A computed fold for a 74-nucleotide RNA from an Ilumatobacteraceae bacterium, annotated as transfer RNA. The prediction has a mean pLDDT of 81.
RNA sequence: GGGGCUAUAGCUCAGUCGGUUAGAGCGCAUCCCUGAUAAGGAUGAGGUCCCAAGUUCGAUUCUUGGUAGCCCCA
Numbered sequence: 001g002g003g004g005c006u007a008u009a010g011c012u013c014a015g016u017c018g019g020u021u022a023g024a025g026c027g028c029a030u031c032c033c034u035g036a037u038a039a040g041g042a043u044g045a046g047g048u049c050c051c052a053a054g055u056u057c058g059a060u061u062c063u064u065g066g067u068a069g070c071c072c073c074a
Base pairs, nucleotide, nucleotide: 001073002072003071004070005069006068007067010026011025012024013023019057028044029043030042031041032040050066051065052064053063054062
């Protein structure tokens, strides 16, 4: 220098053929249960879907550029 992949909740990750309200497990908070824990049950909080622009009636999803990380070639 060139190419590819990834970026979504505190962590690990799904999801979207573009359509009003975005999910799981773990973790966290409250309650139940217990003599008390763990385990179990119930409820709940928690999100700029990496950033910007473009296309569109409408973008987390498509296009372009950028940023960060990983890999390959030179």